Source information: Predicted 3D model of a 66-nucleotide RNA (Fluoride riboswitch aptamer (crcB RNA motif)) from Halobacteriales archaeon QH_8_67_36. The model forms 100% of the base pairs in the Rfam consensus.
[in-house]
RNA sequence: GCCACGCGCGGCGAUGGAGUCCGCCCGACCCAACCACCCUGACCGGUUGAUGACUCCUAUUUGUCC
Repeated sequence: GCCACGCGCGGCGAUGGAGUCCGCCCGACCCAACCACCCUGACCGGUUGAUGACUCCUAUUUGUCC
RNA backbone atom coordinates (compact mmCIF):
# COMPACT_ATOMS: atom_id res chain seq x y z
P G A 1 -0.95 3.88 3.56
O5' G A 1 -0.95 2.88 2.31
C5' G A 1 -0.68 3.39 0.99
C4' G A 1 -0.68 2.25 0.00
C3' G A 1 -1.92 1.37 0.00
O3' G A 1 -2.96 1.95 -0.76
C1' G A 1 0.00 0.00 0.00
P C A 2 -4.50 1.59 -0.38
O5' C A 2 -4.61 0.09 -0.93
C5' C A 2 -4.49 -0.18 -2.34
C4' C A 2 -4.51 -1.68 -2.57
C3' C A 2 -5.73 -2.40 -2.00
O3' C A 2 -6.85 -2.31 -2.88
C1' C A 2 -3.77 -3.60 -1.44
P C A 3 -8.33 -2.43 -2.19
O5' C A 3 -8.42 -4.00 -1.87
C5' C A 3 -8.43 -4.95 -2.95
C4' C A 3 -8.45 -6.36 -2.37
C3' C A 3 -9.57 -6.65 -1.38
O3' C A 3 -10.78 -6.97 -2.05
C1' C A 3 -7.53 -7.48 -0.52
P A A 4 -12.17 -6.69 -1.19
O5' A A 4 -12.18 -7.88 -0.13
C5' A A 4 -12.30 -9.24 -0.58
C4' A A 4 -12.20 -10.18 0.61
C3' A A 4 -13.17 -9.88 1.75
O3' A A 4 -14.45 -10.46 1.50
C1' A A 4 -11.00 -10.25 2.63
P C A 5 -15.75 -9.73 2.21
O5' C A 5 -15.61 -10.16 3.74
C5' C A 5 -15.71 -11.55 4.10
C4' C A 5 -15.36 -11.73 5.56
C3' C A 5 -16.17 -10.87 6.53
O3' C A 5 -17.44 -11.45 6.81
C1' C A 5 -13.88 -10.76 7.11
P G A 6 -18.63 -10.42 7.30
O5' G A 6 -18.21 -10.03 8.79
C5' G A 6 -18.19 -11.04 9.81
C4' G A 6 -17.66 -10.46 11.10
C3' G A 6 -18.39 -9.21 11.60
O3' G A 6 -19.58 -9.55 12.29
C1' G A 6 -16.05 -8.89 11.74
P C A 7 -20.80 -8.44 12.32
O5' C A 7 -20.26 -7.32 13.31
C5' C A 7 -20.02 -7.63 14.69
C4' C A 7 -19.36 -6.47 15.37
C3' C A 7 -20.07 -5.13 15.23
O3' C A 7 -21.14 -5.00 16.15
C1' C A 7 -17.76 -4.82 14.82
P G A 8 -22.38 -3.98 15.76
O5' G A 8 -21.75 -2.52 15.92
C5' G A 8 -21.30 -2.07 17.21
C4' G A 8 -20.57 -0.75 17.07
C3' G A 8 -21.38 0.37 16.41
O3' G A 8 -22.23 1.01 17.37
C1' G A 8 -19.20 0.29 15.47
P C A 9 -23.62 1.71 16.81
O5' C A 9 -23.08 2.98 16.01
C5' C A 9 -22.42 4.05 16.69
C4' C A 9 -22.02 5.11 15.66
C3' C A 9 -23.20 5.62 14.84
O3' C A 9 -23.80 6.77 15.41
C1' C A 9 -21.37 4.97 13.41
P G A 10 -23.21 7.92 16.28
O5' G A 10 -24.31 9.08 16.05
C5' G A 10 -25.40 8.85 15.16
C4' G A 10 -26.61 9.59 15.66
C3' G A 10 -26.48 11.12 15.67
O3' G A 10 -26.70 11.65 14.37
C1' G A 10 -27.41 10.41 17.72
P G A 11 -25.97 13.01 14.01
O5' G A 11 -26.84 14.09 14.79
C5' G A 11 -28.23 14.24 14.52
C4' G A 11 -28.83 15.17 15.54
C3' G A 11 -28.18 16.55 15.63
O3' G A 11 -28.69 17.42 14.62
C1' G A 11 -28.45 15.69 17.80
P C A 12 -27.73 18.60 14.10
O5' C A 12 -27.66 19.62 15.32
C5' C A 12 -28.85 20.27 15.79
C4' C A 12 -28.54 21.05 17.04
C3' C A 12 -27.44 22.10 16.90
O3' C A 12 -27.95 23.31 16.33
C1' C A 12 -27.12 20.87 18.89
P G A 13 -26.91 24.26 15.55
O5' G A 13 -26.06 24.93 16.71
C5' G A 13 -26.67 25.87 17.61
C4' G A 13 -25.64 26.44 18.56
C3' G A 13 -24.41 27.03 17.88
O3' G A 13 -24.65 28.38 17.54
C1' G A 13 -23.74 25.62 19.67
P A A 14 -24.63 28.75 16.03
O5' A A 14 -26.17 29.02 15.85
C5' A A 14 -26.77 30.19 16.42
C4' A A 14 -27.69 30.81 15.39
C3' A A 14 -26.95 31.28 14.13
O3' A A 14 -26.78 30.22 13.22
C1' A A 14 -28.31 33.02 14.93
P U A 15 -25.53 30.39 12.20
O5' U A 15 -26.06 31.30 10.98
C5' U A 15 -27.26 30.93 10.32
C4' U A 15 -27.04 31.05 8.82
C3' U A 15 -25.76 30.38 8.31
O3' U A 15 -25.99 29.01 8.09
C1' U A 15 -26.05 32.53 7.33
P G A 16 -24.83 27.97 8.25
O5' G A 16 -24.31 27.78 6.74
C5' G A 16 -25.22 27.31 5.74
C4' G A 16 -24.45 26.80 4.55
C3' G A 16 -23.36 25.76 4.87
O3' G A 16 -23.93 24.44 4.99
C1' G A 16 -22.46 27.39 3.46
P G A 17 -23.24 23.45 6.03
O5' G A 17 -21.88 23.04 5.29
C5' G A 17 -21.93 22.31 4.05
C4' G A 17 -20.52 21.99 3.59
C3' G A 17 -19.61 21.35 4.63
O3' G A 17 -19.86 19.94 4.74
C1' G A 17 -18.43 23.06 3.52
P A A 18 -19.62 19.27 6.20
O5' A A 18 -18.02 19.23 6.32
C5' A A 18 -17.27 18.40 5.43
C4' A A 18 -15.78 18.61 5.64
C3' A A 18 -15.25 18.40 7.06
O3' A A 18 -15.06 17.01 7.32
C1' A A 18 -14.30 20.37 6.15
P G A 19 -15.07 16.55 8.89
O5' G A 19 -13.61 16.95 9.41
C5' G A 19 -12.45 16.30 8.89
C4' G A 19 -11.22 16.92 9.51
C3' G A 19 -11.21 16.95 11.04
O3' G A 19 -10.76 15.70 11.57
C1' G A 19 -10.57 19.06 10.20
P U A 20 -11.34 15.24 13.00
O5' U A 20 -10.61 16.21 14.04
C5' U A 20 -9.20 16.10 14.24
C4' U A 20 -8.73 17.22 15.14
C3' U A 20 -9.45 17.34 16.48
O3' U A 20 -8.93 16.44 17.44
C1' U A 20 -9.27 19.47 15.48
P C A 21 -9.90 15.87 18.57
O5' C A 21 -10.11 17.11 19.58
C5' C A 21 -9.00 17.58 20.34
C4' C A 21 -9.33 18.94 20.93
C3' C A 21 -10.56 19.02 21.84
O3' C A 21 -10.27 18.59 23.16
C1' C A 21 -10.59 20.83 20.32
P C A 22 -11.48 18.05 24.06
O5' C A 22 -12.36 19.35 24.36
C5' C A 22 -11.84 20.39 25.18
C4' C A 22 -12.84 21.54 25.26
C3' C A 22 -14.24 21.17 25.73
O3' C A 22 -14.30 21.04 27.15
C1' C A 22 -14.40 22.62 23.87
P G A 23 -15.41 20.08 27.78
O5' G A 23 -16.77 20.88 27.56
C5' G A 23 -16.99 22.12 28.24
C4' G A 23 -18.24 22.80 27.71
C3' G A 23 -19.53 21.99 27.83
O3' G A 23 -20.10 22.09 29.13
C1' G A 23 -19.37 22.94 25.67
P C A 24 -21.01 20.91 29.66
O5' C A 24 -22.35 21.06 28.79
C5' C A 24 -23.18 22.22 28.96
C4' C A 24 -24.31 22.19 27.95
C3' C A 24 -25.18 20.94 27.97
O3' C A 24 -26.15 20.99 28.99
C1' C A 24 -24.66 21.50 25.74
P C A 25 -26.74 19.64 29.56
O5' C A 25 -27.69 19.12 28.38
C5' C A 25 -28.85 19.88 28.02
C4' C A 25 -29.52 19.26 26.82
C3' C A 25 -29.95 17.80 27.00
O3' C A 25 -31.19 17.72 27.68
C1' C A 25 -28.89 18.07 24.91
P C A 26 -31.52 16.36 28.51
O5' C A 26 -31.80 15.30 27.33
C5' C A 26 -32.89 15.52 26.43
C4' C A 26 -32.83 14.49 25.33
C3' C A 26 -32.88 13.05 25.83
O3' C A 26 -34.22 12.65 25.97
C1' C A 26 -31.13 13.31 24.23
P G A 27 -34.56 11.65 27.20
O5' G A 27 -34.49 10.23 26.47
C5' G A 27 -35.16 10.05 25.21
C4' G A 27 -34.52 8.85 24.53
C3' G A 27 -34.53 7.59 25.39
O3' G A 27 -35.50 6.72 24.82
C1' G A 27 -32.30 8.09 24.63
P A A 28 -36.36 5.86 25.88
O5' A A 28 -37.70 5.62 25.04
C5' A A 28 -37.62 5.03 23.73
C4' A A 28 -39.03 4.92 23.18
C3' A A 28 -39.73 6.26 22.99
O3' A A 28 -39.44 6.79 21.69
C1' A A 28 -41.14 4.80 24.19
P C A 29 -39.43 8.39 21.54
O5' C A 29 -40.96 8.77 21.82
C5' C A 29 -41.99 8.38 20.91
C4' C A 29 -43.33 8.84 21.42
C3' C A 29 -43.41 10.35 21.69
O3' C A 29 -43.74 11.06 20.51
C1' C A 29 -44.31 9.15 23.52
P C A 30 -43.06 12.51 20.34
O5' C A 30 -43.70 13.38 21.51
C5' C A 30 -45.08 13.73 21.48
C4' C A 30 -45.47 14.44 22.76
C3' C A 30 -44.60 15.64 23.13
O3' C A 30 -45.04 16.82 22.48
C1' C A 30 -44.89 14.26 25.02
P C A 31 -43.99 17.67 21.59
O5' C A 31 -42.75 17.88 22.58
C5' C A 31 -42.93 18.51 23.85
C4' C A 31 -41.83 18.10 24.80
C3' C A 31 -40.44 18.64 24.47
O3' C A 31 -40.25 19.95 24.99
C1' C A 31 -40.30 16.32 24.95
P A A 32 -39.25 20.94 24.20
O5' A A 32 -37.79 20.44 24.62
C5' A A 32 -37.45 20.32 26.01
C4' A A 32 -36.01 19.89 26.15
C3' A A 32 -35.00 20.81 25.48
O3' A A 32 -34.67 21.87 26.37
C1' A A 32 -34.51 18.56 24.91
P A A 33 -34.33 23.30 25.74
O5' A A 33 -32.80 23.17 25.29
C5' A A 33 -31.78 22.91 26.27
C4' A A 33 -30.52 22.49 25.58
C3' A A 33 -30.02 23.46 24.51
O3' A A 33 -29.21 24.46 25.10
C1' A A 33 -30.01 21.25 23.65
P C A 34 -29.65 26.00 24.90
O5' C A 34 -29.61 26.20 23.31
C5' C A 34 -28.37 26.12 22.61
C4' C A 34 -28.62 26.22 21.12
C3' C A 34 -29.50 27.40 20.69
O3' C A 34 -28.75 28.60 20.60
C1' C A 34 -30.24 25.43 19.61
P C A 35 -29.52 29.99 20.92
O5' C A 35 -30.42 30.19 19.61
C5' C A 35 -29.81 30.43 18.35
C4' C A 35 -30.86 30.52 17.27
C3' C A 35 -31.99 31.51 17.52
O3' C A 35 -31.60 32.82 17.18
C1' C A 35 -32.88 29.45 16.72
P A A 36 -32.41 34.08 17.89
O5' A A 36 -31.21 35.03 18.33
C5' A A 36 -30.28 34.61 19.32
C4' A A 36 -29.17 35.63 19.45
C3' A A 36 -29.66 37.06 19.65
O3' A A 36 -29.92 37.31 21.03
C1' A A 36 -28.05 37.02 17.91
P C A 37 -31.11 38.31 21.43
O5' C A 37 -30.53 39.74 21.02
C5' C A 37 -29.32 40.22 21.62
C4' C A 37 -28.88 41.47 20.91
C3' C A 37 -29.93 42.57 20.83
O3' C A 37 -29.98 43.34 22.02
C1' C A 37 -28.90 42.28 18.71
P C A 38 -31.40 43.98 22.44
O5' C A 38 -31.53 45.21 21.44
C5' C A 38 -30.56 46.27 21.49
C4' C A 38 -30.90 47.31 20.45
C3' C A 38 -32.35 47.79 20.47
O3' C A 38 -32.55 48.79 21.45
C1' C A 38 -31.69 47.34 18.24
P C A 39 -33.96 48.86 22.19
O5' C A 39 -34.96 49.30 21.02
C5' C A 39 -34.84 50.60 20.43
C4' C A 39 -35.85 50.76 19.32
C3' C A 39 -37.28 50.37 19.69
O3' C A 39 -37.94 51.42 20.39
C1' C A 39 -36.73 49.45 17.58
P U A 40 -38.95 51.02 21.53
O5' U A 40 -40.21 50.45 20.73
C5' U A 40 -40.99 51.32 19.90
C4' U A 40 -42.10 50.53 19.22
C3' U A 40 -42.91 49.61 20.14
O3' U A 40 -43.91 50.33 20.85
C1' U A 40 -42.36 48.45 18.14
P G A 41 -44.20 49.92 22.36
O5' G A 41 -44.88 48.49 22.18
C5' G A 41 -45.04 47.63 23.33
C4' G A 41 -46.07 46.56 23.01
C3' G A 41 -45.80 45.80 21.71
O3' G A 41 -44.95 44.69 21.95
C1' G A 41 -48.04 46.56 21.73
P A A 42 -43.76 44.47 20.81
O5' A A 42 -44.54 43.96 19.51
C5' A A 42 -45.17 42.68 19.53
C4' A A 42 -46.09 42.55 18.34
C3' A A 42 -45.43 42.70 16.97
O3' A A 42 -44.86 41.49 16.53
C1' A A 42 -47.40 44.00 17.06
P C A 43 -43.61 41.60 15.51
O5' C A 43 -44.22 42.21 14.16
C5' C A 43 -45.13 41.45 13.37
C4' C A 43 -45.69 42.29 12.25
C3' C A 43 -44.66 42.87 11.27
O3' C A 43 -44.30 41.93 10.27
C1' C A 43 -46.23 44.54 11.87
P C A 44 -42.76 41.98 9.75
O5' C A 44 -42.54 43.48 9.22
C5' C A 44 -43.25 43.93 8.06
C4' C A 44 -43.03 45.43 7.88
C3' C A 44 -41.57 45.88 7.75
O3' C A 44 -41.09 45.72 6.43
C1' C A 44 -42.70 47.30 9.26
P G A 45 -39.54 45.28 6.25
O5' G A 45 -38.72 46.43 6.98
C5' G A 45 -38.78 47.78 6.48
C4' G A 45 -38.09 48.73 7.44
C3' G A 45 -36.63 48.40 7.73
O3' G A 45 -35.76 48.91 6.73
C1' G A 45 -37.76 48.81 9.77
P G A 46 -34.40 48.07 6.43
O5' G A 46 -33.48 48.40 7.69
C5' G A 46 -33.09 49.75 7.96
C4' G A 46 -32.32 49.81 9.27
C3' G A 46 -31.08 48.93 9.35
O3' G A 46 -29.96 49.53 8.74
C1' G A 46 -32.36 48.68 11.33
P U A 47 -28.79 48.57 8.17
O5' U A 47 -28.11 48.00 9.50
C5' U A 47 -27.44 48.89 10.38
C4' U A 47 -26.75 48.11 11.48
C3' U A 47 -25.88 46.95 11.01
O3' U A 47 -24.61 47.38 10.55
C1' U A 47 -27.21 46.24 12.83
P U A 48 -23.81 46.47 9.52
O5' U A 48 -23.21 45.32 10.45
C5' U A 48 -22.25 45.65 11.44
C4' U A 48 -21.95 44.43 12.30
C3' U A 48 -21.51 43.18 11.55
O3' U A 48 -20.14 43.24 11.18
C1' U A 48 -23.07 42.60 13.24
P G A 49 -19.64 42.43 9.90
O5' G A 49 -19.71 40.90 10.40
C5' G A 49 -18.84 40.46 11.45
C4' G A 49 -19.17 39.05 11.84
C3' G A 49 -19.22 38.03 10.70
O3' G A 49 -17.92 37.58 10.37
C1' G A 49 -21.08 37.71 12.13
P A A 50 -17.51 37.28 8.83
O5' A A 50 -18.48 36.06 8.43
C5' A A 50 -18.24 34.77 8.96
C4' A A 50 -19.51 33.94 8.81
C3' A A 50 -19.38 32.54 9.39
O3' A A 50 -20.51 32.35 10.27
C1' A A 50 -20.27 32.51 7.16
P U A 51 -20.35 32.35 11.79
O5' U A 51 -19.07 31.42 12.09
C5' U A 51 -19.14 30.02 11.82
C4' U A 51 -18.17 29.30 12.72
C3' U A 51 -18.40 29.48 14.21
O3' U A 51 -19.39 28.58 14.68
C1' U A 51 -16.09 29.73 13.73
P G A 52 -20.54 29.12 15.67
O5' G A 52 -19.80 29.19 17.09
C5' G A 52 -20.31 30.06 18.12
C4' G A 52 -19.51 29.80 19.40
C3' G A 52 -18.01 29.86 19.16
O3' G A 52 -17.54 31.18 19.37
C1' G A 52 -18.58 27.84 20.26
P A A 53 -16.71 31.89 18.22
O5' A A 53 -15.22 31.33 18.47
C5' A A 53 -14.54 31.63 19.67
C4' A A 53 -13.35 30.70 19.84
C3' A A 53 -12.43 30.63 18.64
O3' A A 53 -11.48 31.69 18.67
C1' A A 53 -12.89 28.44 19.42
P C A 54 -10.96 32.28 17.26
O5' C A 54 -9.96 31.15 16.73
C5' C A 54 -8.73 30.91 17.40
C4' C A 54 -8.05 29.68 16.83
C3' C A 54 -7.90 29.67 15.31
O3' C A 54 -6.79 30.44 14.88
C1' C A 54 -8.65 27.55 16.05
P U A 55 -6.88 31.17 13.45
O5' U A 55 -6.76 29.93 12.43
C5' U A 55 -5.52 29.23 12.32
C4' U A 55 -5.67 28.05 11.38
C3' U A 55 -6.26 28.37 10.01
O3' U A 55 -5.31 28.93 9.13
C1' U A 55 -7.25 26.40 10.87
P C A 56 -5.84 29.91 7.96
O5' C A 56 -6.50 28.90 6.92
C5' C A 56 -5.70 27.95 6.23
C4' C A 56 -6.57 26.97 5.47
C3' C A 56 -7.55 27.57 4.48
O3' C A 56 -6.93 27.92 3.25
C1' C A 56 -8.61 25.87 5.73
P C A 57 -7.58 29.10 2.36
O5' C A 57 -8.89 28.38 1.76
C5' C A 57 -8.73 27.27 0.88
C4' C A 57 -10.10 26.71 0.51
C3' C A 57 -11.09 27.72 -0.07
O3' C A 57 -10.85 27.96 -1.45
C1' C A 57 -12.18 26.35 1.52
P U A 58 -11.23 29.41 -2.03
O5' U A 58 -12.83 29.37 -2.02
C5' U A 58 -13.53 28.45 -2.87
C4' U A 58 -15.02 28.54 -2.60
C3' U A 58 -15.60 29.95 -2.68
O3' U A 58 -15.87 30.35 -4.02
C1' U A 58 -16.43 28.85 -0.76
P A A 59 -15.72 31.92 -4.35
O5' A A 59 -17.04 32.53 -3.67
C5' A A 59 -18.32 32.16 -4.16
C4' A A 59 -19.41 32.78 -3.29
C3' A A 59 -19.29 34.29 -3.08
O3' A A 59 -19.84 35.00 -4.18
C1' A A 59 -19.76 33.22 -1.02
P U A 60 -19.19 36.46 -4.50
O5' U A 60 -19.70 37.37 -3.28
C5' U A 60 -21.09 37.62 -3.10
C4' U A 60 -21.31 38.32 -1.77
C3' U A 60 -20.53 39.62 -1.60
O3' U A 60 -21.21 40.70 -2.22
C1' U A 60 -20.35 38.30 0.35
P U A 61 -20.31 41.94 -2.72
O5' U A 61 -19.90 42.68 -1.36
C5' U A 61 -20.90 43.28 -0.54
C4' U A 61 -20.26 43.85 0.71
C3' U A 61 -19.10 44.80 0.46
O3' U A 61 -19.57 46.11 0.18
C1' U A 61 -18.51 43.26 2.14
P U A 62 -18.64 47.06 -0.74
O5' U A 62 -17.44 47.50 0.24
C5' U A 62 -17.71 48.33 1.37
C4' U A 62 -16.45 48.49 2.19
C3' U A 62 -15.23 48.97 1.42
O3' U A 62 -15.23 50.36 1.25
C1' U A 62 -14.63 47.16 2.81
P G A 63 -14.45 50.97 -0.04
O5' G A 63 -12.90 50.84 0.37
C5' G A 63 -12.39 51.60 1.46
C4' G A 63 -10.97 51.18 1.77
C3' G A 63 -10.00 51.22 0.61
O3' G A 63 -9.50 52.54 0.40
C1' G A 63 -9.73 49.19 1.77
P U A 64 -8.93 52.90 -1.07
O5' U A 64 -7.54 52.13 -1.16
C5' U A 64 -6.46 52.50 -0.30
C4' U A 64 -5.31 51.54 -0.47
C3' U A 64 -4.81 51.38 -1.90
O3' U A 64 -3.90 52.41 -2.26
C1' U A 64 -5.04 49.25 -0.90
P C A 65 -3.73 52.78 -3.84
O5' C A 65 -2.89 51.55 -4.42
C5' C A 65 -1.54 51.35 -4.00
C4' C A 65 -1.01 50.05 -4.57
C3' C A 65 -1.11 49.91 -6.08
O3' C A 65 -0.05 50.56 -6.75
C1' C A 65 -1.85 47.92 -5.05
P C A 66 -0.28 51.05 -8.26
O5' C A 66 -0.28 49.67 -9.10
C5' C A 66 0.92 48.91 -9.20
C4' C A 66 0.65 47.63 -9.97
C3' C A 66 0.02 47.80 -11.34
O3' C A 66 1.00 48.09 -12.32
C1' C A 66 -1.10 46.07 -10.17
It matches the Rfam family "Fluoride riboswitch aptamer (crcB RNA motif)". For this family Rfam cites "Widespread genetic switches and toxicity resistance proteins for fluoride" (Baker et al., Science, 2012). The sequence was found by an Rfam model in a public genome assembly.